[in-house]
Source information
Transfer RNA from a Phycisphaerae bacterium, 76 nucleotides, folded computationally. Its mean pLDDT, the model's own confidence on a scale to 100, is 83. Taxonomically the source falls in Phycisphaerae (Bacteria, Pseudomonadati, Planctomycetota).
């Protein structure tokens, strides 16, 4: 250079066009219980990497672009 694959709460992740104004685990906050700490209940927190297309509809599919990861060439 060219090809591929990723990208979603603070982290890890579910998610395959309509059941998602996005779910679950650990955290983080409050709260129960307990002598106290640990575990254990309950409740809360908080995400689709920008842009653009298609579509009646898009976190999902095309493209572009940013970021990441892998393979391959580099002849003269």
């Nucleotide at each position: 250079g060219c090809c591929c694959c990723c990208a979603u709460c603070g982290u890890c992740u579910a998610g395959c066009g309509g059941c998602c104004c996005a779910g679950g685990a650990c955290g983080c906050c409050g709260g129960g219980u307990u002598c106290u700490c640990a575990a254990c209940c309950c409740g809360g927190u908080a995400a689709c990497a920008g842009g653009g297309g298609u579509u009646c509809g898009a976190u999902u599919c095309c493209c572009c672009u940013u970021g990441g990861g892998g393979g391959u060439a580099c002849c003269a």